[in-house]
RNA sequence: UCUACGGAGAGUUUGAUUCUGGCUCAGAACGAACGCUGGCGGCGUGGAUAAGACAUGCAAGUCGAACGAGAUCUCUGAAUAGCUUGCUAAUCGGAGUGACAGUGGCGGACGGGUGCGUAACACGUGAGCAACCUACCCUGAAGUGGGGGAUAGCCUUCCGAAAGGAAGAUUAAUACCGCAUGUGGUCUUCGGAUCAAAGGUGGCUUCGGCUGCCGCUUUGGGAUGGGCUCGCGGCCUAUCAGCUUGUUGGUGAGGUAACGGCUCACCAAGGCGACGACGGGUAGCUGGUCUGAGAGGACGAUCAGCCUCACUGGAACUGAGACACGGUCCAGACACCUACGGGUGGCAGCAGUCGAGAAUCAUUCACAAUGGGGGAAACCCUGAUGGUGCAACGCCGCGUGGAGGAUGACGGUCUUCGGAUUGUAAACUCCUGUCAUCUGGGAGUAAGCCUUGUUCGUUAAUAGCGUGCAAGGUUGAUAGUACCAGAAGAGGAAGGGACGGCUAACUUCGUGCCAGCAGCCGCGGUAAUACGAAGGUCCCAAGCGUUGUUCGGAAUCACUGGGCGUAAAGCGUGCGUAGGCGGCGCGGAAAGUCAGAUGUGAAAUCUCUGGGCUCAACCCGGAAACUGCAUCCGAUACUCCCGUGCUAGAGUAAUGGAGGGGUAGCUGGAAUUCUCGGUGUAGCAGUGAAAUGCGUAGAUAUCGAGAGGAACACUCGUGGCGAAGGCGAGCUACUGGACAUUUACUGACGCUGAGGCACGAAGGCCAGGGUAGCGAAAGGGAUUAGAUACCCCUGUAGUCCUGGCAGUAAACGGUGUGCGCUUGGUGUGGGAGGAUUCGACCCCUUCCGUGCCGGAGCUAACGCGUUAAGCGCACCGCCUGGGAAGUACGGCCGCAAGGCUAAAACUCAAAGAAAUUGACGGGGACCCGCACAAGCGGUGGAGUAUGUGGCUUAAUUCGAUGCAACGCGAAGAACCUUACCCAGGCUUGACAUGCUCGUCAUACCCUCCCGAAAAGGAGGGGUCGGUUCGGCCGGACGAUGCACAGGUGCUGCAUGGCUGUCGUCAGCUCGUGUCGUGAGAUGUUUGGUUAAGUCCAGCAACGAGCGCAACCCCUGUGAACUGUUGCCAGCACGUAAUGGUGGGGACUCUGUUCAGACUGCCCAGAUCAACUGGGAGGAAGGUGGGGACGACGUCAAGUCAGUAUGGCCCUUACGCCUGGGGCUGCACACGUACUACAAUGCCCAGUAUAAUGAGAACCGAGACCGCGAGGUGGAGGAAAUCUGCAAAACUGGGCCCAGUUCGGAUUGGAGGCUGCAACUCGCCUCCAUGAAGCCGGAAUCGCUAGUAAUGGCUCAUCAGCAACGGAGCCGUGAAUACGUUCCCGGGUCUUGUACACACCGCCCGUCACAUCAUGGAAGCUGGUCGCACCCGAAGUACAUGCGCUAACUUUUUACUAAGAAGCAGUGUCCGAAGGUGUAGCUGGUAACUGGGAUGAAGUCGUAACAAGGUAGCCGUAGGGGAACCUGCGGCUGGAUCACCUCCUUU
Repeated sequence: UCUACGGAGAGUUUGAUUCUGGCUCAGAACGAACGCUGGCGGCGUGGAUAAGACAUGCAAGUCGAACGAGAUCUCUGAAUAGCUUGCUAAUCGGAGUGACAGUGGCGGACGGGUGCGUAACACGUGAGCAACCUACCCUGAAGUGGGGGAUAGCCUUCCGAAAGGAAGAUUAAUACCGCAUGUGGUCUUCGGAUCAAAGGUGGCUUCGGCUGCCGCUUUGGGAUGGGCUCGCGGCCUAUCAGCUUGUUGGUGAGGUAACGGCUCACCAAGGCGACGACGGGUAGCUGGUCUGAGAGGACGAUCAGCCUCACUGGAACUGAGACACGGUCCAGACACCUACGGGUGGCAGCAGUCGAGAAUCAUUCACAAUGGGGGAAACCCUGAUGGUGCAACGCCGCGUGGAGGAUGACGGUCUUCGGAUUGUAAACUCCUGUCAUCUGGGAGUAAGCCUUGUUCGUUAAUAGCGUGCAAGGUUGAUAGUACCAGAAGAGGAAGGGACGGCUAACUUCGUGCCAGCAGCCGCGGUAAUACGAAGGUCCCAAGCGUUGUUCGGAAUCACUGGGCGUAAAGCGUGCGUAGGCGGCGCGGAAAGUCAGAUGUGAAAUCUCUGGGCUCAACCCGGAAACUGCAUCCGAUACUCCCGUGCUAGAGUAAUGGAGGGGUAGCUGGAAUUCUCGGUGUAGCAGUGAAAUGCGUAGAUAUCGAGAGGAACACUCGUGGCGAAGGCGAGCUACUGGACAUUUACUGACGCUGAGGCACGAAGGCCAGGGUAGCGAAAGGGAUUAGAUACCCCUGUAGUCCUGGCAGUAAACGGUGUGCGCUUGGUGUGGGAGGAUUCGACCCCUUCCGUGCCGGAGCUAACGCGUUAAGCGCACCGCCUGGGAAGUACGGCCGCAAGGCUAAAACUCAAAGAAAUUGACGGGGACCCGCACAAGCGGUGGAGUAUGUGGCUUAAUUCGAUGCAACGCGAAGAACCUUACCCAGGCUUGACAUGCUCGUCAUACCCUCCCGAAAAGGAGGGGUCGGUUCGGCCGGACGAUGCACAGGUGCUGCAUGGCUGUCGUCAGCUCGUGUCGUGAGAUGUUUGGUUAAGUCCAGCAACGAGCGCAACCCCUGUGAACUGUUGCCAGCACGUAAUGGUGGGGACUCUGUUCAGACUGCCCAGAUCAACUGGGAGGAAGGUGGGGACGACGUCAAGUCAGUAUGGCCCUUACGCCUGGGGCUGCACACGUACUACAAUGCCCAGUAUAAUGAGAACCGAGACCGCGAGGUGGAGGAAAUCUGCAAAACUGGGCCCAGUUCGGAUUGGAGGCUGCAACUCGCCUCCAUGAAGCCGGAAUCGCUAGUAAUGGCUCAUCAGCAACGGAGCCGUGAAUACGUUCCCGGGUCUUGUACACACCGCCCGUCACAUCAUGGAAGCUGGUCGCACCCGAAGUACAUGCGCUAACUUUUUACUAAGAAGCAGUGUCCGAAGGUGUAGCUGGUAACUGGGAUGAAGUCGUAACAAGGUAGCCGUAGGGGAACCUGCGGCUGGAUCACCUCCUUU
C1' cells in the first nucleotide's frame, strides 16, 4: 500500500476439583396454527391434510374474404289482390344484413391446475445423432393446367321416454378422387420407375387480359419446438447377497420420424453384482430457499425451467404435434336422469359447496393494458392476465400527540411511620394537525383503431395495397381511487409477555409438599423476589406470547475439525485374497496435477452500483458472480503408467551356538491311596469348639511285599521358548522358528489386510477306555434367628488317554500390525569382536531379547517415557450419554449348551474417569487416658428417701431423654409458690404511658351487711404542696371511652444471650513464598523428645495468630512490716481455775509486701541438640499440690418456663382475682442415694482434739421445768471479742454369732414445734411394735495420695420442712500399677472406599400392588408382490372376407360384368378388469405368556462398596425363595504381613 469484513457462550453429575459426556437455553427462519389484544397505509402471500366427493356459473373458440342452405330485418323492382290512389298484404326477383345448425380450414397437444406415481437418462450438467421429425413463421427455386364422382345440411318417412338413430331423395366447396406437367424429391440393376396443386377477394380493362393481396403444390435452406443416445452428479437400508430367459450378443425379417430385443424366427450362453446388483422403504428434479464464519446441514410454498398425471385401469383414432384435463372406445367404482328398455357425468381450470382437519380467501370487475387463438381486417374469444375484495399471514412505513408544568395533589402500593414510590406522570397553560372524519378539485397507466389529406414503394396506373407523416374523431376494469386543497378538533386510535439463576426487571398479601409452576437446574411442608393476586419494574410494540418444524450453538459423525492404557472404543492370535500404500537412477508417455484460451453455466434470486415510487419494503438498469462441465494448446517437479538398470528394503545359501517351541515312543524315582503279611493296642481323624466318620470283626502307628493312576519337589531366576492359547522328570526319533558372524546370490520379490482359512485356557458335549488323589451335584454333621453357604466327614460327573464337536475368558500390557527418528543410567538371557592371559574371569565395543529408574515430550490426572501412551508415515479394526441390551426379531453356525451378527418402543438428567479434603473400616503403624490390668470400696439383691417412665386422674402444669435426661430446672410444692383442674367473679383490666372529664371531700384508716373468699353494697374519720394568685403548675385519686395493657399461649427448626459435650483432648488456622490446570498441598510431614503442634535437628519453606505453658488465686518454707477482738517466751499482779490484768512482739496467728525452683549445679546417655536417668543442696525438683481459665469447631445438642426478642395466635379471654383440689395419686419398671445385713461390730460409761462458716423478725450463754422433742427466761453478740458437747479415734464394761443387745421399716398410742391452717400433705420426741435383709445373678461404677475409704461439722434456700440432696470444712487415713496383648475413648501418620445427611452410610435381587411401552403366541383380519391356470372387453396388427361398395382400370350390344382398392362380419396373437390355487413380504388384533421400565414411607434376606466381615471380578458348568453358592481355569481393576528379586540413595 492492497485485499479479506469473518468464528462470543451459559446452566446442569461433585463436599469441592479437573476431564469425559449427554440433556437444556440464549440466535435466525416459517405458505404456519393457537391464546390475549388490535388504528392506518404500501408491497407480497393464502387448501401444506382427503390425487376425498362435488350443486351452480364461467374457463376455446374463430373464419361468410373456403362452401351450400338460410329464419329475421332493411332497401328496391315487377306483376297480383284489397281498396281509404298511396298504403297494406301475399307472390316472384335483385341487393344488403345475417340468427341457429351443418360441410370445410386453423386452433382445441398452447395457456391454466396438481405432485398420485416415479430412485428413472425422470432431473441437473456436458456432449452426440453420417440414426431423426418439425404445422404456423422467414428465405431460395419451380408450379398453380384440365376433369370426375360423392356427401353433410335441407326435405320426406320411420324407431326411441330421452340421448340418439335408420332409410330414401337432392346439393356445394379451399371436402374427396383420377389425368397431365416434373423445377425438384424418392428409389435404382443407372436403363429407368415413381410423386403435386385450390381457390378466394380487390383495382383497371379495349372483356382478350393485366395487376395487388391472402392462399395452394413440390422442393432446398433457416428459425423454433421436439425425439433418441451417452459421460458424470444428487436419498436410506446388507437384519435385502446373489439377480436375470427377450435375459446378453449375433444373423435375418418386421416395425418406427428415427437407432435399438422395440417385436419376431433361428443360433450362441451370455449379462449384472461388496465401486452394492436384486429387493425393501421414502421421494417429483432443478434454478434456488432457510441456516451457517465457512465447509456443510435441512428444505424444494409463492416466481422460473423440466418431468408427471387428469375419477381408476387399459387402448388406439385424428393430427405437424396426443396415446389428448374441459376428445373417442372399453372395463370398474361412484353419482344423477329414466317411461326400467336405456342413457348421462368427471373442478388436481376460476370462484364456490360438503367432508376430514390445528389450519388456508370472493360463487367479484374488465378484456382498458400485456400475452394467446381465429380472421385480410374491423373484430370475436380468453377465470391466461390486469384489478378490486377478505385474512395482522409476512415484510416495510406512519400514528395514538408536542412543549411547559411541584402544594411533588388525589388515589394506589410499600413503610423503619420519618417517609418513599407511582411521578412531569395527571390536573392546568400554550401549541401542532400526520393518519382517520367531512367538503371540493382530480390524474398517469393510451399505444393503438377509424375517417380525411399526404410522402415513398409496388404497378401500365394519379386504382388498389403496403409504409411513414399531419389533422380530426374515438377506446380506462381499477375509480371519483392515488394525489392536491380546505374545515374542525387532542378530539377516534395500546397491548402482550416477563421479573429465582441462565436472563434485562422486586416488594406486599393469600396459600402451606395443598392449590399450583416448570425450557434445564428446580420452587411449594407458616416469614415463597419461583404458586395466586396487587403495586412497581423490565422487554418488545399493532402486536406480544405459546406450540410445532429447520439450521445454529454441537469440534455432539470431527473434509475443514474428534477419539480408542484407566472415561464409550484395539478383533483372542496368526496366515493370507481383493483393496489401500510403497526404495534408488535414467529414458518415454502425459491419466492425475498446474497454466492459458474458447464454449457453456436460462431468466429471476444473492452481492456491488445507479435509478423510480415523499422514505422503506417493492420495482427497473448495469456490473460482478454462478466456486461447475466440455474442448483445444502447453508445462512435466511430484503421483500413476511403460521400458531399462541398481542394492541400502525383503529374501536365499554357508558357519555357529542357546532354548520347559511342537509331535510320537521308551524309561524313572519320591509321595498319596488300596491289597496282602508281620509287630502292636485303644484310640484315630477332625475343629474356633464339636459332631457326623473310621476303630476291639484290631484302626491310627510301624516294617515288608505288591497293585494302580495322576503329577513331575529341589534346580526355578520380573530367567528361556512360542503368533497367541500355552510349554517344566530323563532319553531317543522326527520337526517349526528366532539369533549371531561372514562372504556369495536374487533384484523391490515389500507393508497392511475387508471377506476367507487356521490355531485357540478352563468349563461343556458325543463315542470308547481309564480312575490313585482332588472334587460341581448329592448325603450327613456343625454354625445360625434361618444357613439351600462359609467349616467338617463322605462322594458322582469331571479332572487323565484316543477320536470328533464346541470357539468362549479380566483370551490383559485392559496398549492392533509394520517402518523410521528422538538425551541417559543400571541389572539380566543369548551371540560376536577387542584388549589381556598359559587359558579363563574381570574390563571395553557391538547386535538381538527381557526388566527397573528416569530426561525432553505427551497426558484430565494417574502415569508413559528408544519394549512410548514422544515425533511422523502406511494400512486395518472399533467408539459416539446411562438404562432397556449384547437383549428381542431375522439370518448364519452348533448334537445340545450356546456362539456370531444386532435393534426399537419406553425411561432418566445424568451415567462415568482421575485426583482432592474429610469421614468410616470386623485395614496397618505409633502414642495417650483409672481405658484395661494390679488393688480398695461400691451399684445391681433388702427396706426407705428421691427423680423418671408407665398407668391412673377433673388435674396429676411444663421442660430435660444414650454417654452429655432421671437427689436435673427445683439453694425448700400444706395456702402462697402454681404455670394444671373444678367452682365463683372482673373487663382499659393485678401492672405502664397518653388523651378526655371530675375530685383534692386526695391518699389513707376504721366499722357494718352479704358471701367460702374474691367481688358487691353501706357508713364514718381524714381534708395535699407550690404559685406570678390565673380552676396556672406539680402530685395524687376516681370515672367514662379510646389508644393500649396482659398472655409460663406456639415456634430453641426464625433468634440474642447463656450452658452442656467431644475435652484441658493438642489441636485449629493465617500472611508471603513455592508446587499443582485445579480442588488443594507445603508449612503442620520426617527423626528424636515432651503432659503438650513442648522443644531440638532436618526439610521449599519463612514467619505469625488462636490454643499448650506461663502470667492470676489458694496451699506448702522463709523474711520484713503490722499487733486487736488474736498470741503469751521473758517481767509483774491476780484467781478455786482461765492471757483474767499490766505489759510485750519473741512465738503461733491475722493481713500486706517480698524471697525461693530456673534442669541453675554434678555424673551418665544422646547428634556439640532438645531431653532423659541418677545425685547434691533445699521446706519444696523437674508442671511441687489444687483451682480459675475451655482454641477452630461438632451435635438444627439444651433453654421462647429466668430475662430479652422476630413472626403467628387470644382480647367480657389462651388476660386478671378468689376458694378448694392437684403437682405427693400406684399393679409395675429404671436411675441416684441413705440405712443395713453386723464382732475391724453393736450397746453403756468415761475422755482428747478441729476447720470452713453463719447470726438482728437473728444466733441465743449461764440458770430453772420436762425422760425427751421442747418450754420459761434473756447475759452477751451487727462478731478474730458473744453464740454452738465435733464425731470417728482412745480407755473401761457388756453382748458371744443368733434374724441376735444386728437391722430398723411398718403400725398403734402419747406429745412437741412452726404456721391463718399440718385431713388430703410437714418435721421432731417418747412408749410400744420389730418387716425385709445374713454381703447380693447377668452386668456395672468410682478411685493412683493426704487420694480411696471412713467420721463428724458448717452454710445456702427457708415460717416450718420432705436434706438421707447440694455446696463446703476439718479429723482418721490405706492398698496397688508387671505392663499396653485385649475392651472403651482420643491424637498423629498411612492405606482402601461405589460413603459426603459422611457406616445409624451406601446398596442388590426375588415376592406383592399399580401404571406404561414391548417380545412370543393357536387363531382372526388387511395390504403388497411373485408364480401357475381360467375367462377375456375395447383396440392395433394379421388372416379371412361366401355379405356389401360412387370415383380408378379393363370390358359391355352403354343395362352390365370382371379386376384393383376397401367395408361390415368372423377368426388368431397380444391384452385391462375379474376368477381359482399357491408361495413370499409387511401391518393390525388376540385368550394366554416372557422379561423390561417407573412408582415418599410393603415383605424376605445382606450379595457388593473397608480385608464389606468367605477378597472381588471374568468365562463355563451344576445347584438354590432371592440376592447368590460351589467346582475348574484365568485376572488384579485385592487389603494386610513376611520373604525373594530388581531399582534409587549412601

The RNA shown here (small-subunit ribosomal RNA) has 1546 nucleotides and comes from Roseibacillus sp. Its Rfam family is "Bacterial small subunit ribosomal RNA". Rfam links the family to the GO terms ribosome and structural constituent of ribosome. The prediction has a mean pLDDT of 84. The organism belongs to Roseibacillus, within Bacteria.